This is a predicted structure of a 71-nucleotide RNA (transfer RNA) from a Candidatus Woesearchaeota archaeon.
RNA sequence: GCGACGAUGGUGUAGCGGCAGCAUAGAGGCCUGUGGAGCCUUUGGUCUGGGUUCAACUCCCAGUCGUUGCC
Repeated sequence: GCGACGAUGGUGUAGCGGCAGCAUAGAGGCCUGUGGAGCCUUUGGUCUGGGUUCAACUCCCAGUCGUUGCC
């Protein structure tokens, strides 16, 4: 230098154009002799900028970062 793959709450991870889900963590509560476990409620997220579309995590372009292959 060229190519491939990836980027989603604090962390891990789903999401075939139509309300962004789960686990864990945080907060509050229930339960318990205490603690832990368990149960209920709740908080918090789409890497950045454009484009297409009635509508984009999803499709297209460019960029940033990471992993990897070739040179």
It matches the Rfam family "tRNA". The family's RNA type in Rfam is transfer RNA. Gene Ontology term of the family: triplet codon-amino acid adaptor activity.